[in-house]
RNA sequence: CCUACCGAGGGGCGCUGCAGGAGAAACCUCCCAGGCUCGGUUUAAAACGGCGCUCACUGAUC
Numbered sequence: 001c002c003u004a005c006c007g008a009g010g011g012g013c014g015c016u017g018c019a020g021g022a023g024a025a026a027c028c029u030c031c032c033a034g035g036c037u038c039g040g041u042u043u044a045a046a047a048c049g050g051c052g053c054u055c056a057c058u059g060a061u062c
Stems, first nucleotide, its partner, number of pairs: 005040005010055006018035001020031004034048001
């Protein structure tokens, strides 16, 4: 410097499609918003994770 696996970061639904992946002679099409962070196999916790809706949890007010 690069890279695999596993786990956690509370969930669900919908939309777009950058990166990435697959297909194609090519145009392009399809998938796609845990791709990030922390840790290490009796795996916790923290800070985060496009947009909209909603549930859960916590606090405040009425």

The RNA shown here (SAH (S-adenosyl-L-homocysteine) riboswitch aptamer) has 62 nucleotides and comes from a Gammaproteobacteria bacterium. The sequence was found by an Rfam model in a public genome assembly. Rfam family: SAH (S-adenosyl-L-homocysteine) riboswitch aptamer. Its family is annotated with S-adenosylhomocysteine metabolic process and regulation of gene expression in the Gene Ontology.